Annotation:
The part of an RNA shown here (small-subunit ribosomal RNA, central domain) has 350 nucleotides and comes from an uncultured bacterium. Its mean pLDDT, the model's own confidence on a scale to 100, is 87.

Context: one part of a larger RNA
RNA sequence: UUGGGCGUAAAGCGUACGCUGGUGGCACACCAAGUCCUUUGUUAAAGCGCGAGGCUUAACCUCGUAAAGGCAGAAGACACUGGUGAGCUAGAGUAUGGUAGGGGCAGGAGGAAUUCCCAGUGUAGCGGUGAAAUGCGUAGAUAUUGGGAAGAACACCAGCGGCGAAAGCGUCCUGCCAAGCCAAAACUGACACUCAUGUACGAAAGCUAGGGGAGCGAAUGGGAUUAGAUACCCCAGUAGUCCUAGCCGUAAACGAUGGGUACUAGGUGUUGGGAGUAUCGACCCUCUCAGUGCCGUAGCUAACGCGUUAAGUACCCCGCCUGGGGAGUACGGUCGCAAGAUUGAAACUC
Numbered sequence: 001u002u003g004g005g006c007g008u009a010a011a012g013c014g015u016a017c018g019c020u021g022g023u024g025g026c027a028c029a030c031c032a033a034g035u036c037c038u039u040u041g042u043u044a045a046a047g048c049g050c051g052a053g054g055c056u057u058a059a060c061c062u063c064g065u066a067a068a069g070g071c072a073g074a075a076g077a078c079a080c081u082g083g084u085g086a087g088c089u090a091g092a093g094u095a096u097g098g099u100a101g102g103g104g105c106a107g108g109a110g111g112a113a114u115u116c117c118c119a120g121u122g123u124a125g126c127g128g129u130g131a132a133a134u135g136c137g138u139a140g141a142u143a144u145u146g147g148g149a150a151g152a153a154c155a156c157c158a159g160c161g162g163c164g165a166a167a168g169c170g171u172c173c174u175g176c177c178a179a180g181c182c183a184a185a186a187c188u189g190a191c192a193c194u195c196a197u198g199u200a201c202g203a204a205a206g207c208u209a210g211g212g213g214a215g216c217g218a219a220u221g222g223g224a225u226u227a228g229a230u231a232c233c234c235c236a237g238u239a240g241u242c243c244u245a246g247c248c249g250u251a252a253a254c255g256a257u258g259g260g261u262a263c264u265a266g267g268u269g270u271u272g273g274g275a276g277u278a279u280c281g282a283c284c285c286u287c288u289c290a291g292u293g294c295c296g297u298a299g300c301u302a303a304c305g306c307g308u309u310a311a312g313u314a315c316c317c318c319g320c321c322u323g324g325g326g327a328g329u330a331c332g333g334u335c336g337c338a339a340g341a342u343u344g345a346a347a348c349u350c
Base pairs, nucleotide, nucleotide: 004321005320006319007304008303012318014201015200016199017198021194022193023192025088026087028085029084030083031082033081034080035077036076038074039073040072041071042070043069049065050064051063052062053061054060091191092188093187094186096183097182098181099180103177104176105175106174107173108172109171110154114150115149116148117147118146119145120144121143125136126135162169163168206247207246208245209244210243211242215241216240220236221235222234223233258317259316260315261314262313263312266295267294268293269292270291271290272289273288274287275286276285299306300305323350324349325348332343333342334341335340
C1' cells in the first nucleotide's frame, strides 16, 4: 500500500464558527463532460498466448496469428453522475403568536456567618490533639451583650432538575444582548451537511501592571509523631485565591463515545410545550413534539456492556491509530514576557 480500526486494548482535535475542498431533496426539458456501446488509427522488433514448421527429441530457433489495456479521432445511447434552463416544498431559513431557563454582560441592593476595632458584663483560663506541645490570656483573653469596619461566598429552595458549543453557570432587583422549545403554516425556494488551512472561546494553576486582602492557604517558621519525618496531625503564615486590563492555551478539557441525516420493540420516571377527554375550573386520563434519566427486545460487542440520547442498520464529511521502551524526549520551525505550548523524530534496546 491493500485492508482493519478508534467507550475500556493504540486511536475522536477541549469546544464552536467557517473559506477552499468533498458530499447533497422531488420532478421536467435540453446538452452529452463522466458512463456505456460500435468503429478507425496507433501502441517498433523481440517476448507472452495459440497454431504450424526446423535441428534424432527437448531446450533453442523460424513462420503465421491472436490478444487485453492505454492514447487520439469518428458514429450512436441517455438509466445514473455532471452542466444549463425553468419549476416544486417534505430539508434549511424568515416572519407571526406563545413559552421555560443558575445562558452572557453591566449596574444596584440584601441577610447569615467569619475576622478585626470600640464599649459594657465578667474571671482564669482559652485553644488544640490519639495524647500533647508550640500559640493566645491578669497589659483582662475565651464566653456574652451593644455598636462599627472589611473582604469573600450566597445556607434552605436544590432535584437522577434547568441553561449553555464547550469551558461553565445558583441570594434579590433593574437594564442590555443571545440562543432554544412549542403552535399554526404566511413567506423564500435546496439557500443544505461536513470542514484541511484559518478564526474565536476555553477550568485550575501560572505570568505582567494597578488595586484589594476577611477566611482559606503552596512556600516558610515553630510544636508534635518517628529510628529519621524535608510528610500525614497542631499553631502561625507569604504568594495566591478576589477586582480591572492584558498574556498563557493546557486538564481524567470524560459520556475516556466527532458532526449530520434516515431507519429499527417496548416499559417506566422527570423537565418545557401542544392537542384531545373530563370538568364550573384546576387535577386525573389518552395522544404528541423537544430535552433529560433508568430498565430492556432485535442487533452489536473479546467481554464488560450499548441498546430510538446506539457502541444496532446505512450514507456523507472531518480528525486520529499501526508493538513496548527510548519519548511527547532531541533537533528545527512557529507562538509566548517567562513558565512553557504546539509540531515532533532517530540511534539503541526488548